[in-house]
This is a predicted structure of a 135-nucleotide RNA (SAM riboswitch aptamer (S box leader)) from Paractinoplanes ferrugineus.
It was read from a public genome assembly, where an Rfam model found it.
NCBI's taxonomy places the organism under Bacteria, Actinomycetota, Micromonosporales, Micromonosporaceae, Paractinoplanes.

RNA sequence: ACCUCAUCCAGAGGGGCAGAGGGAACGGCCCUGUGAAGCCCCGGCAACCACCGCGUGAGUCUCGAAGAAGAGGCCGCGCGCGGCAGGUGCUAAUUCCGUCCCCGGUCGGCAGAUCGCCGCGGGGAAAGAUGAGAG
Numbered sequence: 001a002c003c004u005c006a007u008c009c010a011g012a013g014g015g016g017c018a019g020a021g022g023g024a025a026c027g028g029c030c031c032u033g034u035g036a037a038g039c040c041c042c043g044g045c046a047a048c049c050a051c052c053g054c055g056u057g058a059g060u061c062u063c064g065a066a067g068a069a070g071a072g073g074c075c076g077c078g079c080g081c082g083g084c085a086g087g088u089g090c091u092a093a094u095u096c097c098g099u100c101c102c103c104g105g106u107c108g109g110c111a112g113a114u115c116g117c118c119g120c121g122g123g124g125a126a127a128g129a130u131g132a133g134a135g
Base pairs, nucleotide, nucleotide: 003133004132005131006130007129008128013042014041015040016039017038021031022030023029025099026098027097028096043091044090045089048087049086051083052082053081054080055079056078057077059074060073061072062071063070095127100124101123102122103121104120107119108118109117110116
């Protein structure tokens, strides 16, 4: 790389170097010499993973003379809540919007004999990003 799972309408910028692009692709629409990409420094946001605490469920163990009710324990496992900020991540615009499929109406535009097409609204997928895992 490929694969699996989760999340993606919240949030968070200053400086230095640099010098023309950037927003993944395409279309649109934006950002950008009042300085793009990239690199560096210092901040910030968030809480996926790790760590800590509490609760709870299952399981399991012990007591309960067997069984049942019940009580207690548990390196651990699942779920929920809280804390922290070690590993990542992020810090214009919802992943900027759309792209493929489905649905909708006392709506707008276009075309038309009819079916319709575009816009608009909703849902899903694909793709992408990030994390965790697997390999």